[in-house]
RNA sequence: GCGACUGUAGUUAAGUGGUAUAAUUGGGCCCUGCCACGGCUCGGUCCCGGGUUCGAAUCCCGGCGGUCGCA
Numbered sequence: 001g002c003g004a005c006u007g008u009a010g011u012u013a014a015g016u017g018g019u020a021u022a023a024u025u026g027g028g029c030c031c032u033g034c035c036a037c038g039g040c041u042c043g044g045u046c047c048c049g050g051g052u053u054c055g056a057a058u059c060c061c062g063g064c065g066g067u068c069g070c071a
Stems, first nucleotide, its partner, number of pairs: 001070007010024004018054001026042005047063005
């Protein structure tokens, strides 16, 4: 330099056009003599820009980052 794949919460992941989810972590409460475990509840996320569309995390283009391959 070229190509493929990939980017979602602090972390790990699901989500193939119509309310953004789960686990874990964090806050609060219950439980317990205390802690742990357990239960309930709350908070937190779509890498950036543009396009298509009534509607984009999702489709398209570009940029940036990561992984792999080729040179």
This is a predicted structure of a 71-nucleotide RNA (transfer RNA) from a Candidatus Heimdallarchaeota archaeon. The source organism's lineage runs through Archaea, Promethearchaeati and Candidatus Heimdallarchaeota. Model confidence (mean pLDDT): 81 of 100.